[in-house]
RNA sequence: AGAGUUUGAUCCUGGCUCAGAUUGAACGCUGGCGGCAUACUUUACACAUGCAAGUCGAACGGCAGCACGAAGGAGCUUGCUCCUUGGGUGGCGAGUGGCGCACGGGUGAGUAAUACAUCGGAACGUGUCCUGUUGUGGGGGAUAACUAAUCGAAAGGUUGGCUAAUACCGCAUGAGACCUGAGGGUGAAAGCGGGGGAUCGCAAGACCUCGCGCAACUGGAGCGGCCGAUGCCCGAUUAGCUUGUUGGUGAGGUAAAGGCUCACCAAGGCGACGAUCGGUAGCUGGUCUGAGAGGACGACCAGCCACACUGGGACUGAGACACGGCCCAGACUCCUACGGGAGGCAGCAGUGGGGAAUUUUGGACAAUGGGGGCAACCCUGAUCCAGCCAUGCCGCGUGCAGGAUGAAGGUCUUCGGAUUGUAAACUGCUUUUGUCAGGGACGAAAAGGACUGUGCUAAUACCAUAGUCUGCUGACGGUACCUGAAGAAUAAGCACCGGCUAACUACGUGCCAGCAGCCGCGGUAAUACGUAGGGUGCAAGCGUUAAUCGGAAUUACUGGGCGUAAAGCGUGCGCAGGCGGUUCUGUAAGACAGAUGUGAAAUCCCCGGGCUCAACCUGGGAAUUGCAUUUGUGACUGCAGGACUAGAGUUCAUCAGAGGGGGGUGGAAUUCCAAGUGUAGCAGUGAAAUGCGUAGAUAUUUGGAAGAACACCAGUGGCGAAGGCGGCUUGCUGGGCCAUUACUGACGCUGAGGCACGAAAGCGUGGGGAGCAAAUAGGAUUAGAUACCCUAGUAGUCCACGCCGUAAACGUUGAGUACUAAGUGUCGGGAAACCGGUGCUGAAGUUAACACAUUAAGUACUCCGCCUGAGUAGUACGGUCGCAAGGCUGAAACUCAAAGGAAUUGACGGGCACCCGCACAAGCGGUGGAGCAUGCUGUUUAAUUCGAAGAUACGCGAAGAACCUUACCUAGACUUGACAUCCCGAGCAAUGCUAUAGAAAUAUAGUGGAGGUUACCUCGGUGACAGGUGGUGCAUGGUUGUCGUCAGCUCGUGUCGUGAGAUGUUCGGUUAAGUCCGAUAACGAGCGCAACCCUCGUCUUUAGUUACUAACAGUUCGGCUGAGGACUCUAAAGAUACUGCCGGUAAUAAACCGGAGGAAGGUGGGGAUGACGUCAAAUCAUCAUGCCCCUUACGUCUAGGGCUACAGGCGUGCUACAAUGGCUGGUACAAAGAGUCGCAAUACCGUGAGGUGGAGCUAAUCUCCAAAGCCAGUCUCAGUUCGGAUUGAAGUCUGCAACUCGACUUCAUGAAGCUGGAAUCGCUAGUAAUCCUGAAUCAGAAUGUCAGGGUGAAUACGUUCCCGGGUGUUGCACACACCGCCCGUCA
Repeated sequence: AGAGUUUGAUCCUGGCUCAGAUUGAACGCUGGCGGCAUACUUUACACAUGCAAGUCGAACGGCAGCACGAAGGAGCUUGCUCCUUGGGUGGCGAGUGGCGCACGGGUGAGUAAUACAUCGGAACGUGUCCUGUUGUGGGGGAUAACUAAUCGAAAGGUUGGCUAAUACCGCAUGAGACCUGAGGGUGAAAGCGGGGGAUCGCAAGACCUCGCGCAACUGGAGCGGCCGAUGCCCGAUUAGCUUGUUGGUGAGGUAAAGGCUCACCAAGGCGACGAUCGGUAGCUGGUCUGAGAGGACGACCAGCCACACUGGGACUGAGACACGGCCCAGACUCCUACGGGAGGCAGCAGUGGGGAAUUUUGGACAAUGGGGGCAACCCUGAUCCAGCCAUGCCGCGUGCAGGAUGAAGGUCUUCGGAUUGUAAACUGCUUUUGUCAGGGACGAAAAGGACUGUGCUAAUACCAUAGUCUGCUGACGGUACCUGAAGAAUAAGCACCGGCUAACUACGUGCCAGCAGCCGCGGUAAUACGUAGGGUGCAAGCGUUAAUCGGAAUUACUGGGCGUAAAGCGUGCGCAGGCGGUUCUGUAAGACAGAUGUGAAAUCCCCGGGCUCAACCUGGGAAUUGCAUUUGUGACUGCAGGACUAGAGUUCAUCAGAGGGGGGUGGAAUUCCAAGUGUAGCAGUGAAAUGCGUAGAUAUUUGGAAGAACACCAGUGGCGAAGGCGGCUUGCUGGGCCAUUACUGACGCUGAGGCACGAAAGCGUGGGGAGCAAAUAGGAUUAGAUACCCUAGUAGUCCACGCCGUAAACGUUGAGUACUAAGUGUCGGGAAACCGGUGCUGAAGUUAACACAUUAAGUACUCCGCCUGAGUAGUACGGUCGCAAGGCUGAAACUCAAAGGAAUUGACGGGCACCCGCACAAGCGGUGGAGCAUGCUGUUUAAUUCGAAGAUACGCGAAGAACCUUACCUAGACUUGACAUCCCGAGCAAUGCUAUAGAAAUAUAGUGGAGGUUACCUCGGUGACAGGUGGUGCAUGGUUGUCGUCAGCUCGUGUCGUGAGAUGUUCGGUUAAGUCCGAUAACGAGCGCAACCCUCGUCUUUAGUUACUAACAGUUCGGCUGAGGACUCUAAAGAUACUGCCGGUAAUAAACCGGAGGAAGGUGGGGAUGACGUCAAAUCAUCAUGCCCCUUACGUCUAGGGCUACAGGCGUGCUACAAUGGCUGGUACAAAGAGUCGCAAUACCGUGAGGUGGAGCUAAUCUCCAAAGCCAGUCUCAGUUCGGAUUGAAGUCUGCAACUCGACUUCAUGAAGCUGGAAUCGCUAGUAAUCCUGAAUCAGAAUGUCAGGGUGAAUACGUUCCCGGGUGUUGCACACACCGCCCGUCA
């Protein structure tokens, strides 16, 4: 010091959450020791029991009890016991009396000021204590105890009698005190104890002296009472409160001032600087936190206050209205003989209750302190100690060193290893702590005693005091501490490990169980759940919960904001308040400086000291930021006085204006009324209908009536505070600008409350009502349409008066003043300079950005208003205003982790612009209708194996299911297996043939079989393993489809931006193209485009066999032979085309148009080639592969069946419906392929499929091998000589085998179908259409697929529209991206 969380990403705003510190804590798990501290925060709830305030015999009468001694008596063991008598002595129960009990201890209920804190004040009291002064003389009468009687259950009384005092009452005296009429008057006391030479006395004693006491007074100290100032929580949804109230005079009362109380008089007093009322609360020093300022708190310790079962009251006393006193009332509890009594733990322990929760019915007065006492001493739950609790803080320990074969075990694993881990074992060492044993404190100094002085004294006595010596006393405690012994021995847990936040793997689970502080994890590979291993953090504790501060600048004084995020009142006027120009003088309230007093101690901080350290304790200092008093200063603010003119205002003269209000008046238009002309429609809409019109509309002409609004001018023009203001004219009236003199002399700015104005709608009363028009009615639209559209239409809109008081009342920007670059448009004034308004562009600066920018959202000052997450909600309640509608003021419970602003990139739009594509259009031919083929769905089935599903599945995987294939079903078999590797054992075998059983697999039997000899092969056995077309294509690789052969997709450096990002890649042209050119904060580059590759088209060279044949020769007339290398062709290498040339257009470029030449012309035609990516697209059944699953089966073998089923639906095709045709006959011309498990000629047989047979050919040599076309003929528009389905019969071929289930042939049969609804597909040239041919697969089985050639068209104006795509731009609340998001109702 920050971090997480809104988004695809970004910046901001803003809330929520976390990391820190802390606690009188509690709970969970765990727990070795010691020191120091703390401990009912809740029921000021109720309390059993014990203790917490007594003491004094040196005040008194006394003697119940105890002890001692004396005298007498009795018993007798002559030193013991008992009895009696003297308060005689030590002492002492009860009583009288004195002092104390008002302290100490507890608690925080009440109290918002009779409190507290700080600082002052005057009108007071004061026991004990200190200083000083004076006195202490002399009398009297009672009374308790006791005794006698008596009442009552008790508590407690009553009556008679005796007695004392430092108890009580007078008399005397009066220094001082008090009162006073200044003469005078009033009013006091108490004795007790120690010692003693002389004198007196029988004695006691008198007397003297000392000490203590008593009375009065003075002063002090400390304490207490009273008064004032300042400070001291929340609420205005509490705004008025007060009658002893405020003051005066007089009296009373008090210790004392005072309405404290009373009588009379006056009518005051307090309050927005918050009275009164309500809520909450003891206050402070301080404590916790914080950098501080602050915020929260007020346990322990200390000061003050208040209270003592609840409420009230006084008495005594120096002091109380009294915690362990009294009286009364009340509630509660207890005792009771029912008549009556007793009690008060918020003292210490303790009990019950409440509660998450808080200790022992302990020891001692040894110390400190308190009360009494001369003292000894007594009392003291104050206090000092101990006990209990990890409640907190602090300290210590649970060992240290060595130790690798990195043991075993655990966990993970890529199976190699890694890790736990020097950790353990083992070896050596140490002994804090604990255990045992021994020693053993400090805290203790007084008092007391002895001696020596001093003082008092007549005194060596007594007493007081100083010094020295001596010496009693310890609860804690045999504790702290010290020493010794043995021995690693007695001692580690808790939380966490997805990010924040240090720390990761395995298994289990499978949106289940669960976790979670926030974000969020979990739906079969979870580092987030549970467990384990490992790790991290802290440690006798660790976590959780609760709470406070911090972080939070998230209430902002320090230190925030208000154009769009929450936030400027709709606007002005203005009282109070706040702030205020220049100058002089004074003053000294503020301010500043110095001094003094105070700011208790403790705490905090600094420097020291003491416990071994620390916590803790302790000495000194600093600090205590404050308050008060006083002295000074005179800059600044204030105050008082004087002056000034720059702010403000007044005056003189003009000017502009929809500024306001009243009156008058004008034309256009609309509607209505009357009349004329005139005839069938008008009106309205996307299209219609309702409506109006033959009873004459609309249209048109003339005349009249009424109300409302003022076209053009008209303008980011004007005026006004805002709302707002628009024909013309005329009175009244407000404000403003400019210019020039003169005047006043700060008169100013802002403005809580208050007052005024305030669009539209609405309300009240009365008018008015043309048009328009909520409501309403009708017609349409629609699934519906209580809407949008149409036809009507009432309030209202208009006027007068009165209310309402709100708007996106917006520039979403409060008012005022000053300062801070420019440029430009416009309005007013001015001759101009310039001044005042109103706009635009833009600098610095500001801003989260957008933007603002002399009209600030810049730089400053003054004043006001407002904001503090979203929703709930501008709602509820209360108050107030209003006739009402409603307005103003204005919450909470609860829910969420967001809500929001600006900008970015995409995607999207029934937004825009540009461009492209057989996308549309223009054409040609189809599909959709029929029959059949084929695939799919559905259904069926024992099985109809599986996959593919919009485009991008459906003649697709499958380039070919009769068995096989085959994965499916039924049945029968096998289990280390049909297949691979390893191990062990055996073998004359592997293997062939035959026979039997069987559907076969298989089993059994027989037989043939001389190659091999550690191998191979076969059989048997064992376990590792084989095997799986089982699951997951959403775990994957690879491959593929699609957008799309669309022109795009990116990077480096630079620049711009806070940033996401932008730029480049945009713009102007151009292209098939991000193709190229030009411009340009970009410059370059990459993947794509193009080209390089293949093929076709032209030419050249080379090479001529199996191909070719122009010339020559031969010929059986066939390139057949010789020959040739020209041609065709073959197949290798080259050439050619590049917008190269010309003209035009364009900007001179790129390029386009036209032309020449050329076989070919603008990518020459075709192919291969598929960018970044999208669709969790397809495929685990091509293959590979993680994980899961099966293992005498989900593996393997076999036979048969199925994949070929068939009501229906869909896709893709074939054949047709005929004359551009069918049939018959004749006849011509290809290319590209294939062929020895083959292609097969000539020939012969068969109607034919085909058969017989086999020349030739491992192929430019042989073979397979054309049809449309052409020439003739026939058919003549018909379900036909079209069409060929279906069916019957007979065959052929392949093959172990054509039943389910092959193809073909012949004869016969001759179905539907006469060009196909909505809809839809392909194609732009050698293309469509049409015609045949071949190949792969293949034993056989194409209408499919792939390829080949033959014949060979039509059309394209064009880009409005449909579909798809590209680029730019715009909007956006979408980003899973419009198949989005999201609102309301109902369930």
Predicted 3D model of a 1387-nucleotide RNA (small-subunit ribosomal RNA) from an uncultured bacterium. The RNAcentral record of the sequence draws on ENA. Its mean pLDDT, the model's own confidence on a scale to 100, is 85. Rfam family: Bacterial small subunit ribosomal RNA.